[in-house]
Formats: sequence, structure tokens, C1' cells
RNA sequence: CGAGUCGGCUGGGUGGCUGCGGUCGAUGGGGUUCGUCCCCCUCGAUCGAGGAAGGUCGGGACUCCACAGGGCAGGGUGCUGGCUAACGGCCAGUCGGGGUGACCCGCAGGAAAGCGCAACAGAGAGCAGACCGCCGAUGGCCCGGGUGACCGGGCACAGGCAAGGGUGAAACGGUGCGGUAAGAGCGCACCAGCGGCCGGGGUGACCCGGUCGGCUCUGCAAGCCCCACUUGGAGCAAGGCCAGACGCGGGACGGGCUGCCCGCCCAAUGUCCCCAGGUAGGCCGCAUAGAUGGAUGGCCACCGCUCGGGCUCUCGCUCGAGCACAGAAUCCCGCCUACACGCCGACUCGCCGC
RNA sequence: GGUCGGGUAGCUCAGUUGGCAGAGCGCGCGCCUGAAAAGCGUGAGGUCACCGGAUCGACGCCGGUCCCGACCA
Repeated sequence: CGAGUCGGCUGGGUGGCUGCGGUCGAUGGGGUUCGUCCCCCUCGAUCGAGGAAGGUCGGGACUCCACAGGGCAGGGUGCUGGCUAACGGCCAGUCGGGGUGACCCGCAGGAAAGCGCAACAGAGAGCAGACCGCCGAUGGCCCGGGUGACCGGGCACAGGCAAGGGUGAAACGGUGCGGUAAGAGCGCACCAGCGGCCGGGGUGACCCGGUCGGCUCUGCAAGCCCCACUUGGAGCAAGGCCAGACGCGGGACGGGCUGCCCGCCCAAUGUCCCCAGGUAGGCCGCAUAGAUGGAUGGCCACCGCUCGGGCUCUCGCUCGAGCACAGAAUCCCGCCUACACGCCGACUCGCCGC
Repeated sequence: GGUCGGGUAGCUCAGUUGGCAGAGCGCGCGCCUGAAAAGCGUGAGGUCACCGGAUCGACGCCGGUCCCGACCA
């Protein structure tokens, strides 16, 4: 200098004019159930979006359903240790994969409990298989020699083999030597994997070493399933109170933690559902922003940053354009997604120079 | 604000243990007819909303995003 990796920050500033919403106060007006209560205008003070307020994905607070119990079914989570109110979140580690590296990614339990799937191609696709190929030791047939036992040669008929070729995402370990008719863990040595045992380290996942066994066992569980842990449902339009309106109508009869069983609770002035009708108001929940139609805006000037043009030896001056994503609605903790111009720190690789 | 469902050809929709994407209507061409309609034959037309992942392999499985629709006092 170039190319990258990781972590964090910022999300324009000042002033003026004009608007919007909440709260408090004052003048005036109106209402009044007479309470320094309510409404309206004006003025003043003060407060008024975010890192994601977003998606509503996961938890919790809170509220109601019966203080919410048992079993089955169903759902969720899934390496280990810790943090947290809780979580599918976070931190640290282990293992596997990727990258030259900094570093990144992983819903990462079990496939020798069982079931299922593996299209096409291929001989054979799950404890399989022989198309080309190799062999034909043994048996068979033929030819030659020999008195004969038998010997030599040939065929590729029975049969043997899986080394090599070929198919596939995947073909039942790899290399070498021996062995054989040809071959093969068939035997051996080394390597790789798996399993058993032993020793050591670590809280643990797991790691290191030794030894034994030819054991060589396919993949998929983000397929069913098994195992371990866990799980009642609904959601602020939850829910409570007040006012008003509407059939003191018709139908069903049990209803209640949404599936099943048990248990429990409530109940005929009761419950539930359907049809029809009515209201679409207020207060609490609800907050040091805060609503029942949803405020937080716009313009101008200067400064800041970036880009482009012009002038200039340089410092610099001037003109124009741009400055994102997006906007609270019960609250909180996370995750994910969107984001202009930028800033800071740590680190890696390559090239050049000393 | 909250809770659910869906997105496949121009339109309406199918698509199951994951293995070559389909039907009806519509459209093009041909036959039939004097000409048309109907009918018959034939053909085209697909980012399976988008991105990533597990798998040998995805419309279907898993995670995320976008769009559309329904419901609630």
C1' cells in the first nucleotide's frame, strides 16, 4: 500500500417563524347534580419516539377462566458447564465442517429397539450382487502319448472369484507382502474406523495413552419413532365499574381448565348456543411521551459530513446535489429483519522498503 | 393492538409416506362447415411468492422475509 476478519459507537447540531398532543397555572365565557366539579377560547410554564418503536418469532410480569388437580393423547426443547424472573436467549468450552489465516457456521441425543424411504442409472441399494472381466485347481467333454497306473495339451460345459473396468450421491475399509487355479481380512505388517477393558487429565461434554477383538457395522430421525427434560388455556379488543339502549322474545339443557377418562366446582329467579333487536359512550387497567380514530410536523438561515464542477503554487474560496431505515399504543427481557454518510479499537494474509 | 389461514400456468384450483409439476376454462394451429358455433386432434405457456439450510435429491421438511385474506368489544 492492497485485500480481509471480529467487536463497539453514532443515527446530524444551533437559532428563528409557524403548527400538534399531554400536564399544571391564570384571565374570560358557558354549564351545573353547587363539588374551588365539567366544557370552550386565549396566554404562560413544562414535557413529548427508536436502535430498531418494525416482524409478532420466543419468554415473563399482569388479568380472567374453577387457586388450575391426576392419567392418557398432543405440543415444545435436545453436546457440556454457567448466567437469567424466564426463554428456542446470552457467555465460556467440547465435537464436527469450511477458510492459507484472523476467524466463521452448526435444531449437535439415539440408525447393533423397531418400522419406513433411497427415484434414475446400474449385474447388484441393505446383511445385496456378476454385465464386461479373471480362473477353470475339482468334476465333465475332446485330442495326443503310454500295455497300464497315468502324463501332456485343448474347450469354457458344470462351477469358482470379486482384483480390475463400468453405474451411482452412496457398492460392505486403505496400502503392501504372503497365499491361490484365479482371488478375497483368507493370513500377516502398518494406517483408518468401531467396540470391550485398563491408566491418566477435566465439574462436565470430552481428550490423551496402552491393550485386546479381523469386529469393518451405508445414509436419512429439519421421516415415523425411542430416550431425557418440560408443558393447563386465553390474551389489555385480557378484565373490572358506571351510564344508556334493546323482545322481562323463541329454541336447547347441563355447564365449566379448548381432545378422552377420573376427580372437583357451580347450577333451574341457572347455564349455553342459535335467530332477531340495540349501543358503538365514559372511567379504571395505563405509565415523569401516551391515546377509544390515534400528537411528537413543516419552512428558513448558519454550521457539520459526503460527492461533483470551477478558481488557485499551496492554505483555501465558491456553486450545485445529497444526509438513511423508519415511526410508540399494557409493560419488560431477548431474537430476527431494515438502515445513508461516517467513526473507534483489536487482529490476519499478500506485496514493497529499511 | 391481538389471533388464525393462504400464496402452484392468463383465471379457478389439485398435488402424501420427498423421486420427470397436473386438471378444467382460456390461448395458438389444423380438421369439420358455404361461413361460424359446438365437436375432434395437436401445441405453447411455470422464478411452485422470495432467501438460506438439512438431504444424493424439495411444491411438500426446518428457519427467516414479503404480500393477501378472515376473525375479535
Source information: Predicted 3D model of RNase P RNA and transfer RNA as a complex of 427 nucleotides. It holds a member of the Rfam family "Bacterial RNase P class A". It is annotated as a ribozyme. Rfam describes the family as follows. Ribonuclease P (RNase P) is a ubiquitous endoribonuclease, found in archaea, bacteria and eukarya as well as chloroplasts and mitochondria. Its mean pLDDT, the model's own confidence on a scale to 100, is 77.